[in-house]
Parts: sequence; C1' cells; structure tokens
RNA sequence: GCGCCCGUAGCUCAAUUGGCUAGAGCGUCGGGCUUCGAACCCGAAGGUUGCAGGUUCGAGCCCUGCCGGGCGCACCA
Repeated sequence: GCGCCCGUAGCUCAAUUGGCUAGAGCGUCGGGCUUCGAACCCGAAGGUUGCAGGUUCGAGCCCUGCCGGGCGCACCA
C1' cells in the first nucleotide's frame, strides 16, 4: 500500500435485519438487612451509538469519506 472484520454506558454485550422514549448483566453511588462486613433486596446516576456528511417521513441498523483496533496479502534496496 491492498482486502476483510470490528467500534453502542466505566467493562462485557443486546436492540425483532429501518419504526414508539437505545436496554441488560457486572461495576459505581444511595438506602434496606446485619453487631460490622460479605451475600441478598430496593432505588438512582451513567450514552454525541468512533467522527463528519448523505439517503429516508423515520438511521445504532443503509451509502460515502475519514479516525482507531484486529486479521490476511503484498513490498522491504
């Protein structure tokens, strides 16, 4: 350099293959329980869906270009 795959909450992953207000587990915070913790129970916060455009009545999902990561191939005087 070329090709393919991936990018959603702090972490790991969903979201009916375009349709209502993007959810879950873990973690964090607050409360309950407990002599105190752990476990358990209740609640809360937490998101520019990598970025910028485009298509559409409507985009996390489709298209284009970038950015980052992974894999393969090529080049390597």
Molecule: transfer RNA
Organism: Planctomycetota bacterium